A computed fold for a 90-nucleotide RNA from a Clostridia bacterium, annotated as c-di-GMP-I riboswitch aptamer. Lineage of the source: Bacteria > Bacillati > Bacillota > Clostridia. It was read from a public genome assembly, where an Rfam model found it. Rfam family: c-di-GMP-I riboswitch aptamer. From the family's description: GEMM was predicted in a large-scale screen for bacterial structured RNA regulatory elements. Gene Ontology term of the family: cyclic-di-GMP binding.
RNA sequence: UACCAUGUUGGGCAAGCUUUCCGAAAGGAAAUGCGCGCAAAGCAAUGGGUCUAAGGCUCUUUUUAGAGCUAUGACUGCCAUGCUACAGAU
Repeated sequence: UACCAUGUUGGGCAAGCUUUCCGAAAGGAAAUGCGCGCAAAGCAAUGGGUCUAAGGCUCUUUUUAGAGCUAUGACUGCCAUGCUACAGAU
C1' cells in the first nucleotide's frame, strides 16, 4: 500500500424498555440501568424505498366537521451510492 476468511478480546456503536424535553405527526434529544444486535449500526437524505400530513389544494355539505392528494417534515439499525476508518490475518 492492497485486501477480508477472522472479531467484541484492546478500543467502539446501541434496538427496545423507563423518565424528561422538542415536534402537528412521523420522528428526534438527554438521562439511568440492562444490552436486541452491529466489522462500518462511522459520516452524507445523492438514487430508490418507507413513515408522517402541520400547511396547501380538491371534494363532501354531517361545516367549530369529514374524506382524498401532496414534503417543504422525517428514517442511513431498509437497500444502493460516495467519502473515511479499529484490531488482527494475508